[in-house]
RNA sequence: UACUUAUAAAGAAAGGUGGAGGGAUAGGCCCUACGAAACCUUGGCAACCUUUCAAUCUCAAAAUUGAUUUCGGUGCCAAUUCCUUUCCUGACAUGGGAAAUGAUAAGUA
Numbered sequence: 001u002a003c004u005u006a007u008a009a010a011g012a013a014a015g016g017u018g019g020a021g022g023g024a025u026a027g028g029c030c031c032u033a034c035g036a037a038a039c040c041u042u043g044g045c046a047a048c049c050u051u052u053c054a055a056u057c058u059c060a061a062a063a064u065u066g067a068u069u070u071c072g073g074u075g076c077c078a079a080u081u082c083c084u085u086u087c088c089u090g091a092c093a094u095g096g097g098a099a100a101u102g103a104u105a106a107g108u109a
Stems, first nucleotide, its partner, number of pairs: 001109007013042005021031003026084003043077003047074003052067005086098004
């Protein structure tokens, strides 16, 4: 970097450096000098992996569900992935559903 699978309406701060952008993109609408991005320190949240146990299933393995983590590995700590954009439905609402795109994790190449 590419592909596959899973998840996402919840949750989570403070200080320093820094100086004008940021919320993926396109349109909105927001955040921001009562300091943006980025970096550092401490703290926290808990999605996946990691540790262990139980149940289901199974000849077994694998898988699923629930709990639990010895220290951890990534990740995250404004707004539903901020909303919409594609399609279906609709009594046409800030409606409902699905897909696509992006994000995070794991695996494979």
SAM riboswitch aptamer (S box leader) from Fluviicola sp., 109 nucleotides, folded computationally. The model forms 94% of the base pairs in the Rfam consensus. It was read from a public genome assembly, where an Rfam model found it. The source organism's lineage runs through Bacteria, Pseudomonadati, Flavobacteriia, Crocinitomicaceae and Fluviicola.